RNA sequence: GGCGGGAUAGCUCAGGUGGUUAGAGCGACGGAUUCAUAACCCGUAGGUCGCGAGUUCAACUCUCGCUCCCGCUA
Numbered sequence: 001g002g003c004g005g006g007a008u009a010g011c012u013c014a015g016g017u018g019g020u021u022a023g024a025g026c027g028a029c030g031g032a033u034u035c036a037u038a039a040c041c042c043g044u045a046g047g048u049c050g051c052g053a054g055u056u057c058a059a060c061u062c063u064c065g066c067u068c069c070c071g072c073u074a
Stems, first nucleotide, its partner, number of pairs: 001073007010026004019057001028044004050066005
């Protein structure tokens, strides 16, 4: 340099062919339980869906460019 994959919550990730509320687990916080702690149970907060543009009535989702990460290859 070429090709492919990825970027979504503090962390690890899902999101099926565009459709109106963006989710799970862990973690944090509060509660319940316990003599107390842990575990289990209930709840709450937390997101410009990497950045910019395009298509569309509508984009995390499609298209283009850019940035960064991983792999293959010369």
Predicted 3D model of a 74-nucleotide RNA (transfer RNA) from Rikenellaceae bacterium DTU001. Its Rfam family is "tRNA". Rfam classes the family as a transfer RNA. Its family is annotated with triplet codon-amino acid adaptor activity in the Gene Ontology. The source organism's lineage runs through Bacteria, Pseudomonadati, Bacteroidia, Bacteroidales and Rikenellaceae. The sequence was found in a public genome assembly.